[in-house]
RNA sequence: GGGCGUCUUCAGGGCGGGGUGGAAGUCCCCACCGGCGGUAGGUGGCGAAAGCCACGAGCCCGCGAGCGCCCGCGACGCGAGUCGCAGGGUCAGCAGACCCGGUCGAAUGCCGGGGCCGACGGUCACAGUCCGGAUGGAAGAAGAUUCGC
Numbered sequence: 001g002g003g004c005g006u007c008u009u010c011a012g013g014g015c016g017g018g019g020u021g022g023a024a025g026u027c028c029c030c031a032c033c034g035g036c037g038g039u040a041g042g043u044g045g046c047g048a049a050a051g052c053c054a055c056g057a058g059c060c061c062g063c064g065a066g067c068g069c070c071c072g073c074g075a076c077g078c079g080a081g082u083c084g085c086a087g088g089g090u091c092a093g094c095a096g097a098c099c100c101g102g103u104c105g106a107a108u109g110c111c112g113g114g115g116c117c118g119a120c121g122g123u124c125a126c127a128g129u130c131c132g133g134a135u136g137g138a139a140g141a142a143g144a145u146u147c148g149c
Base pairs, nucleotide, nucleotide: 002149005145006144007143008142009141010140016030017029018028019027031129032128033118034117035063036062037061038060042055043054044053045052046051058116059115066094067093068091069088070087072085073084074083075082076081098114099113100112101111102110120132121131122130
């Protein structure tokens, strides 16, 4: 110095205006938002150069939370089953969404334009933006450090 283990801290944004209506942050018109890692022809900085550093995709490749699924426990039920709690795997089912033009050797990433997408439960009315599970969990980021190699 590297790897593994352990520990600590951190780790999500957004309904403003108008319309309809008895009632809508849920519908309609306009608006607003974009987790983490990777990829990199963009931008900035340093350098004589080679190059280095920082940032850089919601819709390209993956991952995460949530729901489903599976397993366990409990409650209720004659029972099929229902509900609750805890856990698991990654099965990947829900799992979502991009095209056109330009430049170029090369672009779904750059430039221009126009599109599209967004868990579950709740609600006087259908929710990416409100409330709730959640003072939760987590992709991961940064740091510390005993021991072993």